[in-house]
Predicted 3D model of a 76-nucleotide RNA (transfer RNA) from Candidatus Lambdaproteobacteria bacterium RIFOXYD2_FULL_56_26. Rfam family: tRNA. Rfam classes the family as a transfer RNA. Gene Ontology term of the family: triplet codon-amino acid adaptor activity. Lineage of the source: Bacteria > Pseudomonadati > Pseudomonadota > Candidatus Lambdaproteobacteria. The coordinates come from a structure-prediction model, not an experiment, and the mean pLDDT is 81.

RNA sequence: GCCGAUGUAGCUCAGUUGGUAGAGCAUCUGUUUCGUAAUCAGAAGGUCGUCAGUUCGAUUCUGAUCAUCGGCUCCA
Numbered sequence: 001g002c003c004g005a006u007g008u009a010g011c012u013c014a015g016u017u018g019g020u021a022g023a024g025c026a027u028c029u030g031u032u033u034c035g036u037a038a039u040c041a042g043a044a045g046g047u048c049g050u051c052a053g054u055u056c057g058a059u060u061c062u063g064a065u066c067a068u069c070g071g072c073u074c075c076a
Base pairs, nucleotide, nucleotide: 001072002071003070004069005068006067007066010025011024012023013022019056027043028042029041030040049065050064051063052062053061
């Protein structure tokens, strides 16, 4: 330098014809218990890496770019 994959909640990850973004764990509140970090219920938490384009509408399609990982290649 070239090619590919990944990027979504604090962490690990789903998201199936483009149409209001989800789960588990963690956190907080309440509940339960003789007691507890264990039970149960609820709540909060997201500019879907960034920018632009297409579209009535984009996490989803297109282009560029950034980061991480992997592969390939060049010179003396």